């Protein structure tokens, strides 16, 4: 340099163009326990950036940025 894939809470991930963006872990609170752990309930927290298409974009298209694989 060329090419392919990926980018979603603090972490790991799911997500037919239309639900309040879901799940697990973590964190905080409460319950449970003589205490801790385990367990139960609740809560907080996210769509990489810019533009386009569309009535509607996390999703489709273009560009950029970052990460990874392959080729040279």
């Nucleotide at each position: 340099g060329c090419u392919c894939g990926c980018g979603u809470g603090g972490u790991g991930u799911a997500g037919u163009g239309g639900u309040u963006a879901g799940c697990a872990c973590u964190u905080a609170g409460c319950c449970c326990u003589g205490u801790c752990a385990c367990g139960g309930c609740u809560a907080c927290a996210a769509c990489c950036c810019g533009g386009g298409u569309u009535c509607g974009a996390g999703u489709c298209c273009c560009g950029g940025c970052g990460c990874g694989g392959g080729c040279g």